Overview:
Small-subunit ribosomal RNA from an uncultured prokaryote, 1499 nucleotides, folded computationally. The coordinates come from a structure-prediction model, not an experiment, and the mean pLDDT is 82. The sequence is in RNAcentral, with records from ENA.

């Protein structure tokens, strides 16, 4: 959140917190005294003739009291308790037992009190004191005594009660003994949680002797003796907890767990105490003592729900103050009967498990409605409505089984010799709280479906809403405008009287692994040895049977589970049977195997004897080079140092030499993946002592072995205590560079230290990150230290062999790197250690140390990862290789400087938007005066619209054309005019365009290139970027595609577990270069002819050029050479061209969420009298300024006149525009010809040839600016071009820095055309004239391709550490405080047993008495609960403050690590510093990179 009925169960899990009310234990008159109400008889009295009183005698038996048996049973609860417990299985000659069965006996005589009651008191109550008197199955005394106790074996000692009834040896009782069953006490084995950061614990403690005491063993208690007893197989301590039967899960072992139900314990407000009794230290019994509640008169009492039911608290949470003893138990009684909250039922709770129902069949126009939709429809759905039909269950009515069988009476049979007792049967009577099955009748589909989910896991999707927002999440994740994951709605799936959520156990998890795990690199071998306790341990015999194998046998309660079988309508439920309970105990057999004992054996281990190598240890002594110090001696400016420099030394003479002497400290070369040693380590030479190994003989000894928790030793480097020494290095500290800083790196000094002796520390990447030991399992090669064997030309070598040190690999093994006989393979023994990351090897606590610091060693919190091996890619201030106008070599620029144009800014009403390292910036834009032009800005306007369609409605007027107002125009207003097309009965009806009006729409350069398509830019014309298939890997992948040539090129050749293909590359296409052919106008003209002052002008011609078809050629084809007989290269010949011949199109996979919604489309959102339209004037062109590309120039290779020459490729009709006039000129005018190889634009410019100019702000240079002109155009104010005349700025080659270009290129020189109404320095073509360099890869950038290292994968514009700052959390230290445990010690000492004592009391029994016996109060002693004080302990809280920790989109300082991380890093220790961290020493590789130098494998 939702709820229908039924059955069977099941319900105070938290405060063993507290408690009103009311019920849960009584019962026996056949044990006894007494006896009330009631009632029967008879009697008397009163009278309201059936009633009251009162007497007798009966019956009767309540309340109380004596006595018996019960109460110690049922019921409830787990708080204690790790064992006085449970559990199993055994002992008791070390015990006990009321009631009950069973058997053998007995029951004789008596006495004295005492409740009740009665009288008198106390007190509030609760109660209680005293005087008389009384019974008994209640007490006592006596007798009797064994089948009974106790015994010293002579003997001593022990009991009883009556009742019923006319009547009792018979019936219920009493009493003393055996026996039983069942119940109880005690002992013993064996199991039976967690913690060692709990390591020692114990004085009645452990054993004896006595002796108390107990139903009984015992230190169970006492008294003496002795000094024991338990413990690493965990003692004592703390924590936690009632145990099992069983219960869930699990394959199973095992883990959890102990709610109902059954057995055991244990407790009853808390604590101690004992009496009674067969049982008790006693749930609803006594005492004390303590809390807490009620009463009270204040003196003083009284209570104990963990019994049913309820209340209150606390809590997430858990019931009815119900009925009835009918049944089945239980006490009591002879018995009828009483009591029974046990215990049957019934009520509450969907709390659990079954069970049933909410309807069944027919119905399509596939209704409405909803939802989706491509609008066609789909789908909700036979669903529904509707018709037919039934009647579970609930409802009312009605009859009815069952659980009931016994007991008791009555009666009548039969048995027990008698009997008041008692058994069987038959017949009749009696008992039902609750439940009611089934059954019949009655109406009606009528009273009965939800909650959860729909990304994946995991069955089930759609549309709207929202927009990193609300919010979802179990776990991965979802949500920042298209959310199948939010929220809603349809629709769907899985469940169903229940869905879901939370907690929680077990599975999965082999993720604590016994079944059944790990430990070179993931977590994880102890730094190393010796050796205790322990664990395992060689070959052969015999002997025991303890372990193990196997039979039989006791037990292993009952239920549960299993399997059959039956009862309820089925199931759950329940009954009957059987299995099974894997356990322990007794026995008998086995004798291999472990054990264990005896006696053996050599092959493990050891020992001897000869031999040998070795930096193995200790401790004295020698040595020589090298440093450095003093001295002296030569010498004379410097010298050290470093990327480069200072500091620093030094003319008081250094450095550099040479001699002398002193000192410390460390041993070149040999020198080696060579040696020794357990490791840590060990290095010059001798002596002395010592330890350990191999190898050879095979002599002894006979299992003596292995491993090793604790322990003990040994243990680099650095510290540390004390004494020495101190050459050289050198943390720290000073200085000097470096640097943005520089507490470093670098350089110059330098102290502690390194060194020696004696301590002390005990840590490391103490690493083969690999524990010892033992055996077994294919090889090759190689070095060291020995032994032997043969053979030869015996220097050497080759076989066999044993022991160490190494490399490659087989087979296996591994997650893979990789291991592989020196295992990480197979197997055995034993020891250490691991169980996500971080917090953290921190804290606390022990403990060691002189400190430092070791060693032990945790949580709270907090993440969803942290790690290993490999793989692909990207990176690198890693490495090879190769390539590119990248570099160099060179030519000319740009940065300066005027101006154009584009951007940034800045202004503005507005300066419309887009583009932003390469790849934005003369870009969109191949050309903004207006238009264009855009939500640009300022002002007027329209509103179905400038443009489409569609559908109503009007009506024949409007459109359209004219015209008039008014305006800046757009609009608005108004007038005039008159139309089509088809049909026609000539009346008119109709329809299109169009026009109002209204709707639907239109529209938009408005937003999102990070929603898209398209198209486009870059890496890049870079050479690469994939597939099939086999193959190789567990796999990602790899391989092909790698190597070894070569190429521009993944081109091609070789080699090769690949072979082949695809998209690029190159071919094919287009243009240029030769040449042939064909073809000959508008091109062309040599030859031939005309003609002209000339010109292909014209007849002709096709040879030429030249034009466009079509073809030939260039392929490493020849030849030499080098190469692999190769691919190819390098030279050469021919050739118009030579290795792609120029150039051009033409651009793989894929990369930048590149760019572009304003070319174009286009999804969604947004607007709709406006973000759409129209129109006027402005803007884009606004200028302190910056940058991008570009014109012009700074001049003499120039510039100016003047003369001359020679192009190509294009354009032209709203057009190019010739000749010709006019103008200085722009242009004007008229105009011929051209839709072009015919006309035109159109003059080619540099060039060349003359002159002038002479190096200067110029005769260079042109900006600016004035005057006067042209042209286009409606219009050149803002804001076009040209033109002529004046005018004549800035600039003399231009800082860092930077762009282009390898040839017909750079560089110069003019011509074109698009756009265009004007407007070109700018863009896209074109010829013209025409260099210099460089054949190299060192270095800058970019690129490929191999390999390398990686912590990058959004890929270095990466990752990422610490300090400090902030917030937030948890935890630890504190001065102290607060509480609580479990003890230990002195004190006090209730109640109580025991012991003593008992002058005081005293009925039974002795005793003529007196008095005794016995008993009992009081008193004392031992223990002894709470209590109280004292010192400590151990737990938990709280604490001002304070440490460090985790964690939390954009704080703040570095850059420590990751690549050689820019100084390799990491470990251990010291020392320093703002932090990452630097430094010194010793280790390490978990470092790259190159040389070398050793193995190794192949030929």
């Nucleotide at each position: 959140u939702u709820g229908g009925c039924g059955g069977c169960g099941u319900g105070g899990a938290u405060u063993a917190g507290g408690c009103a009310u009311g019920c849960a234990a009584g019962u026996c008159g056949a044990g006894c005294g007494a006896g009330a109400a009631a009632u029967u008889u008879u009697c008397c009295u009163g009278c309201u003739u059936g009633c009251a009183g009162g007497a007798a005698a009966g019956u009767g038996g309540a309340c109380a009291g004596c006595g018996g048996c019960g109460u110690a049973a049922g019921g409830g609860a787990g708080a204690g308790u790790a064992a006085u417990g449970c559990g199993u299985g055994g002992g008791u000659a070390a015990c006990c037992u009321g009631c009950c069965c069973u058997u053998a006996g007995a029951c004789u005589c008596g006495g004295g009190a005492u409740a009740g009651c009665u009288g008198c008191g106390g007190g509030a109550a609760a109660c209680u004191g005293u005087g008389g008197g009384u019974a008994a199955u209640a007490c006592c005394a006596a007798a009797u005594a064994a089948u009974g106790u106790c015994u010293a074996c002579g003997g001593a000692c022990c009991a009883a009660a009556g009742g019923u009834g006319u009547g009792a040896u018979u019936c219920c009782g009493u009493c003393c003994g055996g026996g039983g069953a069942g119940g109880a006490g005690u002992c013993c084995g064996c199991g039976u949680c967690c913690u060692a950061c709990u390591a020692g614990c114990u004085u009645g403690u452990u054993g004896g002797u006595g002796a108390g005491g107990u139903a009984a063993u015992g230190g169970c208690u006492c008294a003496c003796c002795a000094a024991g007893g338990c413990u690493u197989c965990g003692a004592u301590g703390g924590g936690u907890a009632c145990c099992g039967g069983g219960u869930g899960u699990g394959a199973g072992a095992g883990c959890a767990u102990g709610g109902c139900c059954c057995g055991g314990c244990u407790c009853a407000c808390u604590g101690g105490g004992a009496c009674u009794g067969a049982g008790a230290c006693a749930c609803u019994g006594c005492c004390c003592a303590g809390a807490c509640a009620c009463c009270u008169a204040c003196g003083g009492g009284u209570g104990g729900c963990u019994g049913c039911a309820g209340u209150c608290g606390a809590g997430a949470a858990u019931c009815u103050u119900c009925g009835g003893c009918a049944a089945u138990g239980g006490g009591c009684g002879c018995a009828a009967g009483c009591c029974u909250g046990a215990c049957c039922g019934a009520g509450c709770g969907a709390c659990g498990c079954c069970g049933c129902g909410u309807g069944c069949g027919g119905g399509a126009u596939g209704a409405a409605g909803g939802c989706c939709u491509u609008c066609g429809g789909g789908u909700u759905g036979u669903a529904a409505a509707c018709c037919g039909c039934u009647g579970u269950c609930a409802g009312a009515g009605g009859g009815g089984a069952u659980g009931a069988a016994a007991u008791g009476c009555u009666a009548g049979a039969g048995g027990g010799u008698u009997c008041u007792c008692u058994c069987u049967c038959u017949a009749g009577u009696u008992u039902g709280a609750c439940a009611u099955a089934g059954c019949c009748u009655c109406a009606g589909a009528g009273g009965a479906a939800g909650g959860g989910c729909g990304g994946g896991c995991u069955a089930a999707g759609u549309u709207c809403g929202u927009g990193c927002c609300a919010g979802c999440a179990g776990c991965c994740g979802c949500g920042g405008u298209a959310a199948g994951a939010c929220g809603a709605a349809c629709c769907g799936g899985a469940c169903a009287a229940a869905c879901g959520u939370u907690a929680u156990u077990c599975g999965g998890a082999a993720u604590u692994a016994c079944u059944g795990g790990g430990c070179u690199u993931a977590a994880a071998g102890g730094g190393u040895g010796c050796g205790u306790a322990g664990g395992c341990g060689g070959c052969a015999c015999g002997a025991c049977a303890g372990g193990u194998g196997g039979g039989a046998u006791g037990u292993g309660a009952a239920a549960u589970c299993c399997c059959c079988c039956g009862g309820c309508u089925u199931a759950a439920c329940c009954g009957g049977g059987g299995a099974a309970c894997u356990g322990c105990g007794u026995u008998c057999c086995a004798a291999a195997c472990c054990g264990u004992c005896g006696a053996g054996c050599u092959u493990g281990a050891g020992a001897g004897a000869g031999a040998c190598a070795g930096a193995g240890g200790u401790g004295a002594g020698c040595g020589g080079a090298a440093c450095u110090u003093g001295c002296a001696g030569u010498g004379g400016a410097g010298c050290g140092g470093u990327g480069a420099a200072a500091u620093g030394c030094g003319u008081u003479g250094a450095u550099a030499u040479u001699g002398c002497a002193a000192g410390g400290a460390a041993c070149a070369c040999c020198a080696g993946u060579g040696g020794c040693g357990a490791a840590g380590g060990c290095g010059g030479c001798u002596c002395a002592c010592u330890g350990g190994g191999u190898c050879u003989c095979u002599u002894c000894u006979g299992a003596c072995g292995c491993u090793g928790a604790g322990g003990c030793a040994c243990g680099a480097a650095a510290g540390c205590u004390a004494g020495g020494g101190g050459a050289g290095c050198g943390a720290a500290c000073g200085g000097g560079a470096u640097u943005a800083g520089a507490u470093a790196c670098c350089c110059c000094g330098g102290u502690a230290g390194u060194c020696c002796u004696a301590g002390c520390u005990g840590u490391a990447a103490a690493c083969g990150a690999u524990g010892a030991g033992c055996a077994c399992u294919u090889g090759g090669u190689u070095g060291g230290a020995g032994g032997g064997u043969u053979c030869g030309u015996c220097a050497c070598g080759a076989c066999c062999u044993u022991c160490c040190g190494g490399c490659c690999g087989u087979a296996g093994c591994g997650a893979a790197a990789g291991u592989g006989u020196u295992a990480a393979g197979u197997g055995c023994u034993c020891c250490g250690c691991c169980u996500g990351g971080g917090g953290a090897g921190u804290a606390u606590g022990g403990u060691c140390g002189c400190a430092a610091g070791g060693c032990u060693g945790a949580a709270a919190c907090u993440c969803a990862a942290a790690g290993g091996a490999a793989u692909u890619g990207a990176c690198g201030g890693g490495g090879g290789c190769u390539c590119a106008c990248a570099c160099a070599a060179g030519c000319g620029g740009u940065g300066g400087a005027g101006g154009a144009u584009g951007u940034g800014g800045c202004u503005u009403a507005a300066u419309u938007c887009g583009a932003g390292g390469c790849u934005a910036c003369g870009c969109g834009a191949a050309g903004a005066a207006c238009c264009u032009u855009a939500u640009c800005c300022u002002g007027g306007c329209c509103u179905u619209g400038a443009c489409a369609u569609g559908c109503a409605c009007g009506g024949a007027u409007u459109a359209a054309c004219c015209c008039u107002g008014u305006g800046a125009a757009a609009g608005c207003a108004g007038g005039g005019c008159c139309a089509c097309g088809c049909c026609u009965u000539c009346g008119g009806g109709u329809g299109g365009a169009a026009c109002a009006u209204a709707c639907a729409c239109a529209g938009g350069u408005g937003c999102u290139g990070c929603a898209u398509g398209g198209c486009u830019u870059u890496c890049g014309u870079c050479a690469g970027c994939u597939c099939g298939u086999g193959u190789c890997g567990u796999g990602a992948g790899a391989u092909g595609u790698c190597g070894g040539g070569u190429u521009a090129a993944g081109u091609c050749c070789c080699u090769u577990a690949a072979c082949g293909a695809g998209c690029g590359a190159a071919a094919c296409c287009c243009u240029u270069g030769u040449c042939c052919u064909u073809a000959g106008u508008u091109g062309c003209c040599a030859g031939c002819g005309g003609a002209u002052c000339a010109u292909g002008c014209c007849g002709g011609g096709g040879a030429c050029u030249c034009u466009a078809g079509g073809g030939a050629g260039a392929c490493u084809g020849c030849c030499g050479g080098u190469g692999u007989u190769a691919a190819a290269c390098c030279g050469g010949a021919g050739g118009a061209a030579g290795g792609u011949g120029g150039g051009g199109a033409u651009g793989a996979c894929g990369u930048c969420a590149a760019g572009u919604c304003c070319u174009c489309a286009u999804g969604g959102c947004c607007u709709u009298u406006a973000u759409g339209g129209c129109c006027a004037g402005g803007g884009c062109u606004g200028c302190a300024c910056a940058c991008g590309u570009c014109c012009u120039a700074c001049a003499a290779u120039g510039g100016u006149a003047c003369g001359u020459a020679c192009a190509a490729a294009g354009g032209g009709a709203a057009g190019c525009g010739a000749a010709c006039u006019c103008g200085c000129g722009a242009g004007a005018g008229c105009a011929a010809g051209c839709a072009a190889a015919u006309c035109c634009c159109a003059g080619a410019a540099a060039c060349c040839g003359u002159g002038c100019c002479u190096c200067a702000g110029u005769u260079c240079g042109g900006a600016u600016u004035g005057c006067a002109g042209g042209c286009u155009g409606c219009a050149a104010c803002u804001c076009g071009c040209c033109u002529g005349c004046a005018u004549g700025a800035a600039g003399c080659c231009g800082g860092a820095a930077u762009c282009g270009c390898u040839a017909g290129u750079a560089a110069u020189c003019g011509c074109g055309g698009g756009u265009c109404a004007g407007c070109a320095u700018a863009c896209c073509g074109c010829g013209g004239u025409g260099a210099a360099u460089g054949u190299g890869u060192u270095c800058c950038u970019g690129a490929g391709c191999c390999u390398u290292g990686u912590a990058c994968a959004c890929a270095c514009c990466g990752c990422c550490c610490g300090u400090c700052a902030a917030g937030c959390c948890a935890c630890g230290a504190a001065a102290g405080u607060g509480g609580g445990g479990a003890g230990u010690a002195u004190c006090c000492g209730a109640a109580g047993u025991c012991g003593c004592u008992g002058a005081g009391g005293u009925a039974a029994c002795c005793g003529c008495a007196a008095g005794g016996a016995g008993c009992c109060a009081a008193g004392c002693g031992c223990c002894g609960a709470a209590g109280a004080u004292a010192a400590g302990c151990c737990c938990c809280g709280c604490g001002a403050u304070u440490g460090g920790g985790a964690c939390u989109a954009a704080g703040u300082c570095g850059u420590a690590a990751c690549a050689a991380g820019g100084u390799a890093g990491c470990c251990g220790u010291a020392g320093g510093g703002g932090a990452a961290c630097c430094u010194g020493c010793g280790g390490c590789u978990g470092a790259a990179u190159c040389a070398c130098c050793u193995c190794c494998u192949u030929u």